[in-house]
A computed fold for a 121-nucleotide RNA from a mouse gut metagenome, annotated as FMN riboswitch aptamer (RFN element). The sequence is in RNAcentral, with records from MGnify. Its Rfam family is "FMN riboswitch aptamer (RFN element)". On this family, see Vitreschak et al., Nucleic Acids Res 2002: "Regulation of riboflavin biosynthesis and transport genes in bacteria by transcriptional and translational attenuation".
RNA sequence: UGUCUUCAGGGUGGGGUGUAAUUCCCCGACUGGCGGUAUAGUCCGCGACCGGCUGCCUUUGGGCGGCCGCUGACCCGGUGUGACUCCGGGACCAACAGUAUAGUCUGGAUGGAAGAAGACG
Numbered sequence: 001u002g003u004c005u006u007c008a009g010g011g012u013g014g015g016g017u018g019u020a021a022u023u024c025c026c027c028g029a030c031u032g033g034c035g036g037u038a039u040a041g042u043c044c045g046c047g048a049c050c051g052g053c054u055g056c057c058u059u060u061g062g063g064c065g066g067c068c069g070c071u072g073a074c075c076c077g078g079u080g081u082g083a084c085u086c087c088g089g090g091a092c093c094a095a096c097a098g099u100a101u102a103g104u105c106u107g108g109a110u111g112g113a114a115g116a117a118g119a120c121g
Stems, first nucleotide, its partner, number of pairs: 001121007012028005029104002031094002033046004041092002050069008074090005096107003
């Protein structure tokens, strides 16, 4: 450095209102993709989702790519050479579509992918 194989997302109970809510309101609970870095949902970078442009192929149904954009949220104290990562405390955030308004339900998804491991050359 090339080809191939496998793997690669978690989580809700009770009460209230109502025709209807795991979606609203009240109380409580729970979850955290990948790489980097002193061990990270909140730092840096990436993926996914969403939007735009575009190349090749095509049985005109579509298939395989490329580029750009968008992309949530943290502080204080302690230890230490070093931590927004550990320990203590208190906070905060969570795509799109569906449905009575959803991080936790259902769906695209038996998909894709950052990447991880392995085999061969």